[in-house]
Context: one part of a larger RNA
């Protein structure tokens, strides 16, 4: 250097942005570096291989040839790759006109419900369970009505509905702001794809400082259950859950399926947009684009299954795997306030 793989067997990086690098549309001309062809020099000898020969054969030895797939020089070819110059519009971007959306950030507002406080009515229970008890209640609870406080979450709509790169996002209004999609084709003219490092984002839990604290609730306490019960059930209850700022950087971060481009039968829903018909009804029909589901041809697959949203057919780039345990451990290094994270072995053993 070469092989086979990564949905479920080991294996897709949690996600994005982008540096180097790798790869890269159509067309004309130039150069001739890669590439290809001829010539030439070199590629020591021995050895290997072929032929002939010498020891009676062989091993061994001698001679000749071939080979040495390479490199240098030189002459030439120019399809492809490369470099230089020019052109193009299909890739990509920008512009114009639109509508959809829980995309993000900030501020304000709203109602239902729980809890607590005050007051009214009212009296002996309430609560809880498989059954109970702890607990609450004659200092008036539970129930019910009125008033008030405060925090958190937003029923119905709500939907294999929508948006976002992923994590994720759901009351209403306003402001700021990102992306995608459709139509017109105006414009730039390959400006593209991927992306080692780097940088940024990243659920929950956890950490720091300050606030907040209704409900819920690790820890903890009590009551039950039980042989025991450091549990499951019940009554309480603190961190936490919430906010601001700063850390942490993990996950079954899952579609357990990296990104891009092209191609390859269909059927049936649904979302956004465009077009058409029309007895303009929230319809209906046809078709196109973008998304999201289900079922299935070929093909693929160990099977399950996947199947234009591929796990099919190809190409480009990145990441990763190489028997189980030891072990995501030890050591070293980097990061972190810590918890710990990242990188990541070996002995030994089966």
């Nucleotide at each position: 250097c070469u092989g086979g793989g990564c949905g479920u067997a080991a294996a897709g990086g949690g996600c994005g942005u982008g540096u180097a690098g790798g790869c890269g549309g159509c067309u004309a001309g130039g150069c001739c570096a890669g590439u290809c062809a001829g010539g030439u020099g070199u590629g020591a000898a021995a050895g290997c291989c072929c032929u002939c020969g010498g020891c009676u054969c062989a091993a061994c030895c001698g001679a000749g040839g071939a080979a040495u797939u390479g490199c240098g020089c030189u002459u030439g070819a120019u399809a492809c790759u490369g470099c230089c110059u020019g052109g193009c519009u299909u890739g990509a971007g920008u512009g114009c006109g639109g509508g959809a959306g829980a995309g993000g950030g900030a501020a304000g507002c709203g109602g239902a419900a729980u809890u607590c406080c005050c007051g009214g009515u009212g009296u002996a229970g309430c609560g809880g369970u498989g059954a109970a008890a702890u607990g609450c209640g004659u200092a008036g609870a539970u129930a019910u009505c009125g008033g008030g406080a405060g925090g958190a979450a937003c029923a119905c709509c709500g939907g294999u509905g929508g948006c976002g790169a992923a994590g994720g996002c759901g009351g209403c209004u306003u402001c700021c702001u990102g992306g995608a999609c459709c139509g017109c084709u105006a414009u730039u003219g390959a400006c593209g794809c991927u992306g080692a490092g780097g940088c940024g984002c990243g659920a929950a839990a956890g950490c720091g400082u300050g606030g907040g604290g209704a409900g819920c609730a690790a820890a903890c306490a009590g009551g039950a259950u039980u042989a025991g019960a450091u549990a499951c059930c019940c009554u309480g209850g603190u961190a936490g859950u919430c906010c601001a700022c700063g850390c942490c950087g993990u996950a079954a971060a899952c579609g357990a399926u990296g990104g891009g481009u092209a191609c390859u039968a269909g059927g049936u829903g649904u979302u956004g947009g465009g077009g058409g018909u029309a007895u303009c009804g929230a319809c209906c029909c046809c078709u196109c684009c973008a998304g999201u589901g289900c079922c299935g041809a070929a093909g693929c697959u160990a099977a399950c299954g996947c199947a234009u949203u591929a796990a099919g057919u190809a190409c480009c780039c990145c990441g990763c795997c190489u028997g189980g345990g030891g072990a995501g451990u030890a050591c070293g290094u980097c990061c972190g306030c810590a918890a710990g994270g990242a990188u990541g072995a070996a002995a030994c053993u089966c």
Record summary:
Predicted 3D model of a 350-nucleotide part of an RNA (small-subunit ribosomal RNA, central domain) from a metagenome. The prediction has a mean pLDDT of 89.